[in-house]
RNA sequence: UUCGAUAAAGGCAAAUCCGGCGAAAGCCGGAGACGCAAAGCCAUGGGUCUAAAACCGCUGCGGCGGUCAUGACUGCCAGGUUGCCGAAA
Numbered sequence: 001u002u003c004g005a006u007a008a009a010g011g012c013a014a015a016u017c018c019g020g021c022g023a024a025a026g027c028c029g030g031a032g033a034c035g036c037a038a039a040g041c042c043a044u045g046g047g048u049c050u051a052a053a054a055c056c057g058c059u060g061c062g063g064c065g066g067u068c069a070u071g072a073c074u075g076c077c078a079g080g081u082u083g084c085c086g087a088a089a
Base pairs, nucleotide, nucleotide: 001088002087003086004085011036012035016031017030018029019028020027021026034075040081041080042079044078045077046076047073048072049071054067055066056065057064058063
């Protein structure tokens, strides 16, 4: 520097369930393991989710529909950054 076939030491933890927070998406804690070699960290680019507030429209004035991120997701893809073990050069 490249790679993750084998091995070891460890790490993380999907779905689901319980408790809490939130308008929601989702998040936090516990249980739990589908998986993960960056499933460590950073919302920077793209993407996805939500729509409280705001705006627009409708209204039988109770509400309803649409648009929208300032709210989220890194276990969707890039990018940045740090790094364990092993193998090869």
A computed fold for an 89-nucleotide RNA from an Anaerolineaceae bacterium, annotated as c-di-GMP-I-GGC riboswitch aptamer. NCBI's taxonomy places the organism under Bacteria, Chloroflexota, Anaerolineae, Anaerolineales, Anaerolineaceae. It was read from a public genome assembly, where an Rfam model found it. Its mean pLDDT, the model's own confidence on a scale to 100, is 87.